[in-house]
RNA sequence: ACGCUGGCGGCGUGCUUACACAUGCAGUCGAACGGGAUCCAGGCUUCGGCCUGGUGAGAGUGGCGAACGGGUGAGUAACGCGUAGGCAAUCUGCCCUUCGGUGGGGGAUAGCCCCGGGAAACCGGGAUUAAUACCGCAUGACGCGCCGGGAUCGCAUGGUUCUGGCGUUAAAGAUUCAUUGCCGGAGGAUGAGCCUGCGUUGCAUUAGCUAGUUGGUGGGGUAACGGCUCACCAAGGCGACGAUGCAUAGCUGGUCUGAGAGGAUGAUCAGCCACACUGGGACUGAGAUACGGCCCAGACUCCUACGGGAGGCAGCAGUGAGGAAUAUUGGACAAUGGGCGAAAGCCUGAUCCAGCAACGCCGCGUGAACGAUGACGCUGCUCUGCAGUGUAAAGUUCUGUAAGGAGGGACGAAUACCUGGGUAUGGCCCAGGGGGGACGGUACCUCUUAAGUAAGCACCGGCUAACUCCGUGCCAGCAGCCGCGGUAAUACGGGGGGUGCAAGCGUUGUCCGGAUUUAUUGGGCGUAAAGGGCUCGUAGGCGGGAUGGUAAGUCUGGCGUGAAUCUCCCGGCUCAACCGGGAAGCUGCGCUGGAAACUGCCGUUCUUGAGUUGCGGAGAGGAAGUUGGAAUUCCUGGUGUAGCGGUGGAAUGCGUAGAUAUCAGGAAGAACACCAAUAGCGAAGGCAAACUUCUGGCCGCUGACUGACGCUGAGGAGCGACUGCGUGGGGAGCAAACAGGAUUAGGUACCCUGGUAGUCCACGCCCUAAACGAUGUCGACUGGGUGUUGGGAGAGAGAUCUCUUGGUACCGUAGCUAACGCGUGAAGUCGACCGCCUGGGGAGUACGGCCGCAAGGUUAAAGCUCAAAGGAAUUGACGGGGACCCGCACAAGCGGUGGAUGAUGUGGAUUAAUUCGAUGCAACGCGAACAACCUUACCUACCCUUGACAUGUCCGGAACCCUGCUGAGAGGUGGGGGUGCCCGAAAGGGAAUCGGAACACAGGUGCUGCAUGGCUGUCGUCAGCUCGUGUCGUGAGAUGUUGGGUUAAGUCCCGCAACGAGCGCAACCCUUGUCCCUAGUUGCUACGCAAGGGCACUCUAGGGAGACUGCCGGUGACAAACCGGAGGAAGGUGAGGAUGACGUCAAGUCCUCAUGGCCCUUAUGGGUAGGGCUUCACACGUCAUACAAUGGACGGUACAGAGGGUUGCCAACCCGCGAGGGGGAGCCAAUCCCAGAAAGCCGUUCGUAGUCCGGAUCGCAGUCUGCAACUCGACUGCGUGAAGUCGGAAUCGCUAGUAAUCGCGGAUCAGCAUGCCGCGGUGAAUACGUUCCCGGGUCUUGUACACACCGCCCGUCACACCAUGGGAGUGGUUCUACCAGAAGUAGUAGGCUAACCGCAAGGAGCCGCUACCACGUA
Repeated sequence: ACGCUGGCGGCGUGCUUACACAUGCAGUCGAACGGGAUCCAGGCUUCGGCCUGGUGAGAGUGGCGAACGGGUGAGUAACGCGUAGGCAAUCUGCCCUUCGGUGGGGGAUAGCCCCGGGAAACCGGGAUUAAUACCGCAUGACGCGCCGGGAUCGCAUGGUUCUGGCGUUAAAGAUUCAUUGCCGGAGGAUGAGCCUGCGUUGCAUUAGCUAGUUGGUGGGGUAACGGCUCACCAAGGCGACGAUGCAUAGCUGGUCUGAGAGGAUGAUCAGCCACACUGGGACUGAGAUACGGCCCAGACUCCUACGGGAGGCAGCAGUGAGGAAUAUUGGACAAUGGGCGAAAGCCUGAUCCAGCAACGCCGCGUGAACGAUGACGCUGCUCUGCAGUGUAAAGUUCUGUAAGGAGGGACGAAUACCUGGGUAUGGCCCAGGGGGGACGGUACCUCUUAAGUAAGCACCGGCUAACUCCGUGCCAGCAGCCGCGGUAAUACGGGGGGUGCAAGCGUUGUCCGGAUUUAUUGGGCGUAAAGGGCUCGUAGGCGGGAUGGUAAGUCUGGCGUGAAUCUCCCGGCUCAACCGGGAAGCUGCGCUGGAAACUGCCGUUCUUGAGUUGCGGAGAGGAAGUUGGAAUUCCUGGUGUAGCGGUGGAAUGCGUAGAUAUCAGGAAGAACACCAAUAGCGAAGGCAAACUUCUGGCCGCUGACUGACGCUGAGGAGCGACUGCGUGGGGAGCAAACAGGAUUAGGUACCCUGGUAGUCCACGCCCUAAACGAUGUCGACUGGGUGUUGGGAGAGAGAUCUCUUGGUACCGUAGCUAACGCGUGAAGUCGACCGCCUGGGGAGUACGGCCGCAAGGUUAAAGCUCAAAGGAAUUGACGGGGACCCGCACAAGCGGUGGAUGAUGUGGAUUAAUUCGAUGCAACGCGAACAACCUUACCUACCCUUGACAUGUCCGGAACCCUGCUGAGAGGUGGGGGUGCCCGAAAGGGAAUCGGAACACAGGUGCUGCAUGGCUGUCGUCAGCUCGUGUCGUGAGAUGUUGGGUUAAGUCCCGCAACGAGCGCAACCCUUGUCCCUAGUUGCUACGCAAGGGCACUCUAGGGAGACUGCCGGUGACAAACCGGAGGAAGGUGAGGAUGACGUCAAGUCCUCAUGGCCCUUAUGGGUAGGGCUUCACACGUCAUACAAUGGACGGUACAGAGGGUUGCCAACCCGCGAGGGGGAGCCAAUCCCAGAAAGCCGUUCGUAGUCCGGAUCGCAGUCUGCAACUCGACUGCGUGAAGUCGGAAUCGCUAGUAAUCGCGGAUCAGCAUGCCGCGGUGAAUACGUUCCCGGGUCUUGUACACACCGCCCGUCACACCAUGGGAGUGGUUCUACCAGAAGUAGUAGGCUAACCGCAAGGAGCCGCUACCACGUA
């Protein structure tokens, strides 16, 4: 300031635009002067007026004031301000003290009167007049000027004082008679002026500035010093301790904040400065360069008769404009103060008060006590009841602050003045008289009415005190930060409730704080931002031991100064705010006395820092020159023949004109294998063949010498890889650019063949790098160990060892570090100096400067934008990272799918409806173990409304059975029969059931599987997942669970800061394989069959044995274990099943069930009929049958297992070609039935063909189930005989009684499997192996991923928006140049002179010119 709200009082405070202003408000003295309107009294009057006395307005001359007070902050970065000093370089009206004086003259002028001009403002002329106005004369000093003399003081220019001579300058009167004024001198006080030390914003992307500039001499000027000004002379002055420039700004006491140090600020109050429409100028005056004075120029406004004039609110009010925004055109001079006056007094928008504004601070109130039917209402909930609001209300009793009414009523006043007295003459003192309050109907006091007149605002997700319901549904909205809102929002909006503050409450803005986040107090720079690429060195900073002096710094005593404010104490308003008094403080500066440790300064001295010299040593240190061999390429010649070369594989390329290969000779340029190293040297960049010359540095040892000569180092200078640039050489190899060939979707790349700059040399530039140890230089101190390199000393016969010193690398103690890590070569503990950092992006960019030939380098921002960017470490996940391991994962095999026809599911399309769900693996013969009706949830049509179903209330009837009409049916509407059970004597009651009525309610396969439970899928039967205690780590976490072996296994063993434990693994369970025991009917059967017997065998079903790496050998670590073997029916989990850890997928299911919320309620509920779920251009999944001869067809013949069976399985026998029909025995099942198993085996036929393969489709005729086979069932017979000749890319299953192949059974079921679940028969092939594909496990590594690679993320383009730049132009400020020059001041004798003065001479004056100079011009 804004929004909502608003009871009272006190004390304070209140324009942003130095924008423009209407109107009002601003002197005094008659005791300086002339004069006098008006009025009063008296007199006169011709009634016009006149005279006398009093009163004394306005105007004028004159004096004083107007330079104070009041306003504002534009300018000013300055002696402007602050502080401390100086003036021996100054002035000062009024005031105080003191010493003197005040004589005598003169001429004007305003006013007034008359005349004139002008619209006005105003002006001109004439006559007359006064003064404390003006002018001479006299007098005059201790004043002033000049010339002298003496004393004394000061650092000095010089001051003070005494004295002599000469010259010179004054005055005013008034009066009420007390006084007061005037003139000169001296002193004081006050005020002002000038000078100096120190302090006083930002930018260096402002580095050089300066001609009156710096100084001197001499004039001038000023109150006064001074380049203040002028002439001449000299050439100085300021600056990195920041000059100059630009930007910004009044300064201070103070104020806000802060623990302080600081930071920000300069309202009110006080001090100083500056300004007064803008710019310039002087006059008057004691004082101004003058807010309410003058002149000029400019802009603007106003008046005008168009000729001319007037104005300046940044005084108080007020107006307009501007703005988010700031008041009354108020009262009074009563108080305080100011001006004038002798005084009374007058004036005073200073001031004191009042008004307006919750603008701030402070105080008070809006009631208090009791009061439970815990009222009504509202809100919530587990809702016929409870909880909150809430003692809150109502009600009863009480009080009276504030507001209202009535009465009383201040302080602020004191020395006004008059009279009298006292006193040293007073404005001093005493006594008496006596006037005076704007505020103010006030404060305050008393009485009185009445709970009556007085509560809001923000917030309630966390930070941060305060929670619920409804509405809304990423909408509307919120938001200070994090963030809320996508149907269960404590975050939005409303309600209820609560919290906080309270006449206020919130919001916005600004400053400080928190922020040790600019770090003086009090930070950092290996990796987070940050060490300059390196060295030398200037200024600067810092600096070894001893001693003497000094006193600048330092410490200390005293003095001066520093209003109010702040702090403390006391006091005054009822308290407080506020105000008064005192103290303390104001951390500062100055003066003065003292101390001498430390620092500085001046001396003297020392040797340990530093350096010099002597003797040795190592080295790719640097520069120049000379020489060498290997290799490459090229040239010449020889041999030799078809390729060479190159790659992942190729091609371009070279080669029959002879390449590659090979031999010999020659040429050229560049680089120096081995030695060679974790090695050496150098300041860094960097340095490698050998030798010579020149040259820098380093190290060691031992004496001597110098005597602090040192360290660091802003600017500065030098060096500085590679690339690049210039000039001239050189050019073998290599090789940007470029060309060609490949690769690729493309490939301006990686690969290949060529190839130019360049790489090399000389000279000159460039000056940057991950120029890195990402670690500045120097010095001191602080445990060690191992290696290597250079020197020295010692021991030993030697190998070698010990000590010491200089480098270099590793490991580590203490310590440090956010961690990683560093660790005597520190990133440890300290000292000195330099450089650098302050969130990310923009940006090391733009602009400017400097450097460069250019490329570019260096210095180096801001707007804007984000809420992060970043470091180190942790756990996961991931990697076309690594190691190890596993799985029908690949490989090795066998058989399929993908092609055909059909079945079935899905998508899509269609439809009135084609109900719904499932959608990568892990949806798709899935939910559905059976859609003709039913099922059924869908559609159409027709019906019902307490309902098809449950509970409760009332009434009636037992239930129930038979039957008519109507309708598609549900249903509607009639007729007849019929009365039960229990208790009770009866009446009656009860249970069950049916019907009717009303209401609570039922009902929903309606929505949400992302609100849920339960259940399930999947990773995965993968070997994992965790916990307790301990230990380690600042912590997240780690350890255990890692390691060495081993396993199917986190299985086991060993080791180990771990020790144990849990869920998983394994085992325990079921089936199967061998044997034993027991029991045996319906089973079996050695009894010839039956009967009967028997239970040995098969089998059945109970129990038991068996297998445990137990035994042997080998390997292994004397382990675990593995390999081989024996025995055994079975051997290393024997085989199969059941069994699924922590968790993942917001996986699936609201249509199994349960369930929160929402929705429907004559319908989204219920009933019925018909239809649909069975559609069909098409696409996909899963299957069936095939394509045939390992086969088809025909005939004969053999062998299972596991099941099912009473609304059932159904034998024999008869009929039918057959489906089936008839029939009825047996069986509630080891008894009977389904039930013929099939492939197989033995024969016959077919002969490679769309067939004697294949069977779809269609026609006809049938059978069966069922109320009913049209949409829409299955099967049978006859006929028909389609596609299909083994299937593209791709893809699936399977490791043994498995795949493949063959049939059988069951559930569902009236009927309807090519599906599903089971059963047995026949019965293979292959596995070298783990490189690769997929999935998984363990360890490790990288990571900018954590929704975790289906991640993250970069750039262009398109569109929208934000900020900025460019842009035709335009404005401001400053500088420079020249022209020009108002007013004014100063100078000047060139000109004029009618006015004025003067007798005159002449003076005054005017014009002109010159200098300075504002505005104006470029």
RNAcentral holds the sequence, with entries from ENA. The RNA shown here (small-subunit ribosomal RNA) has 1418 nucleotides and comes from an uncultured Gammaproteobacteria bacterium. Model confidence (mean pLDDT): 83 of 100. It matches the Rfam family "Bacterial small subunit ribosomal RNA".